[in-house]
RNA sequence: CGGGUCGGCCAGACGGUCGCGUCGCGUGCUGCGAGGCACGCGCCGAGGAACGUCCGGGCUCCACAGAGCAGGGCGGUGGGUAACACCCACCCGGAGUGAUCCGCGAGAAAGUGCAACAGAGAGCAGACCGCCACGUCGCGCGAGCGGCGGGGUAAGGGUGAAACGGUGGUGUAAGAGACCACCAGGGGCCCGAGUGAUCGGGCUCGCUGGGUAAACCUCGCCCGGAGCAAGGUCAGACAGGUGCCGAUGAGGUUGCUCGCCGAGGCACCGGGUAGACCGCUAGAGGGCUGCGGUGACGCAUCCCCGAGAGAGAUGGCCGUCCGGUCGGCUCGGGCCGGCUGACAGAACCCGGCGUAUCGGCCGGCCCGUUCG
RNA sequence: GGGCGCUUAGCUCAGCUGGUAGAGCGCUUCGUUUACACCGAAGAUGCCGGGGGUUCGAGUCCCUCAGCGCCCA
Numbered sequence: 001c002g003g004g005u006c007g008g009c010c011a012g013a014c015g016g017u018c019g020c021g022u023c024g025c026g027u028g029c030u031g032c033g034a035g036g037c038a039c040g041c042g043c044c045g046a047g048g049a050a051c052g053u054c055c056g057g058g059c060u061c062c063a064c065a066g067a068g069c070a071g072g073g074c075g076g077u078g079g080g081u082a083a084c085a086c087c088c089a090c091c092c093g094g095a096g097u098g099a100u101c102c103g104c105g106a107g108a109a110a111g112u113g114c115a116a117c118a119g120a121g122a123g124c125a126g127a128c129c130g131c132c133a134c135g136u137c138g139c140g141c142g143a144g145c146g147g148c149g150g151g152g153u154a155a156g157g158g159u160g161a162a163a164c165g166g167u168g169g170u171g172u173a174a175g176a177g178a179c180c181a182c183c184a185g186g187g188g189c190c191c192g193a194g195u196g197a198u199c200g201g202g203c204u205c206g207c208u209g210g211g212u213a214a215a216c217c218u219c220g221c222c223c224g225g226a227g228c229a230a231g232g233u234c235a236g237a238c239a240g241g242u243g244c245c246g247a248u249g250a251g252g253u254u255g256c257u258c259g260c261c262g263a264g265g266c267a268c269c270g271g272g273u274a275g276a277c278c279g280c281u282a283g284a285g286g287g288c289u290g291c292g293g294u295g296a297c298g299c300a301u302c303c304c305c306g307a308g309a310g311a312g313a314u315g316g317c318c319g320u321c322c323g324g325u326c327g328g329c330u331c332g333g334g335c336c337g338g339c340u341g342a343c344a345g346a347a348c349c350c351g352g353c354g355u356a357u358c359g360g361c362c363g364g365c366c367c368g369u370u371c372g
Numbered sequence: 373g374g375g376c377g378c379u380u381a382g383c384u385c386a387g388c389u390g391g392u393a394g395a396g397c398g399c400u401u402c403g404u405u406u407a408c409a410c411c412g413a414a415g416a417u418g419c420c421g422g423g424g425g426u427u428c429g430a431g432u433c434c435c436u437c438a439g440c441g442c443c444c445a
Stems, first nucleotide, its partner, number of pairs: 001368010012321007020045002023042008047343001051354002054352005059227004066258004071223005076090005091105001092103004106218002111216002113212002128157002130153003134149006165183006184208002186205008231278004240269006251261003285304003289300004322341008373444007382397004391428001399415005421437005
C1' cells in the first nucleotide's frame, strides 16, 4: 500500500425565523367556587434501534401463590446476572492459508414409530444379474459349451438419501472377521492432566451398519395466571324489568382434581356516564477513576440525570459550515453549480434477542506485496 | 398500548401422524341451439405470503420478516 476480519463510537453542527407539547409565572375573560379558556414570557422536549412483541424480570391484582396431574420451555462444561432462550471463558464438531466465523451441541446398545419412489432386498437384511461346485438332459471325437433343478456365496454389477467396517493377504469349489497384518470405530479395565465438558496414554475383547427426538419418548433443570385498558381513590348520572342458576356452594382462582376466597352470578330488553387524580418515572440508571477477575461482570469513591402526553407534541423555511455524490473549469492544489444526509419515532419501566438503516470515524488482529 | 388469529388455483375453502396438493363455483374447447342460457363431454390452472433452518424429503415441524383481521376501559 492492497485485501480481509473483529470490536467500539457518531447519527450532521451553529445561528435566525415561524410553529407544536408538558410544566412554571404573569395578564385578561368566564365561573358562587374548584377550575376552565385565550394570550404573553421562561425552562425543557425521542432512539440505537423508541420497532417487532420473540424471550426474561420488576411492579399490580388474584390467598404474602399453595399441592398433585396435565401442559410448556431449556439442553456440551464451568461461570456472570434480578432473570433469561442473553453474555463470557473453555471443550467438541465443521469452514477458512490465517485473523476469525458457524453449530436448537443431552440421550438412537430403555422402548415405540417413520423411511415415499426406485430396487431382488429398507429394520430380528437381501440371491435380480453375476460367481461356484453338484445332479441331470442335450451338443461336441475331446478340452468344454448350453439348458433345467435343488443348493452355496454378500467379493463384483445394478437401485437408492441410506444396502450390515476399509485395504492387502491366508484360505476356499467360489466366498465370507472364517483367520492374519495394518487402519478406522466401539465396549471393558487401568494410569495421568483438568473444578468439569474433555484430552493424552497402556492393556484387553473380532465386538463392527446407519438416519430421524425442530416424531412420540427418556433423563436433568426451570415455569401459577393475567396484564398499567394491571390496579386504586374521588366526583357525577340513571329506572328498572324478564328468564335461568345459587350456602346440597353460584362465581373467582389459565385446563382437571384438591385446597382457598366466597354471595350474588349469567343472558336479553330498557336507561345513564364515558370525568379528574394516583400508579408515572431517580432506575437491576449513566460516566470518570481505582481495585478484584483471562473475561462477562462485581465492589468502592466522586460526578451527572430537565418527555412523561392520554387519540397522543418534538416540525417547516432561510443562511453559513461539514459529509456524500454528480457535472463543469483547472497542469495540480483547488474553485463553482446541482442533488443529497438514512432507518425510524416515546405512552408503566428495565435486561436481552431479532429485524430496518444514507454514510462516516477510531482501534485490535490476519494474509499478500514492496522498501528499510 | 396490550393480548390473539389467519395467509393454499381467478373466488370460497379442505389437506389427518412429514412422502410430492385437492373440492365447489368460475374459465377454455367441443357438442346441442337460428343464436344465447341450461345441459352433456373433455381440459387447463398453483415456486402453498417471502426468506432461512431441521430432515433423504417440508403446504405440514422450528426461527424470522411481511400483509390482513379480531378482542380489551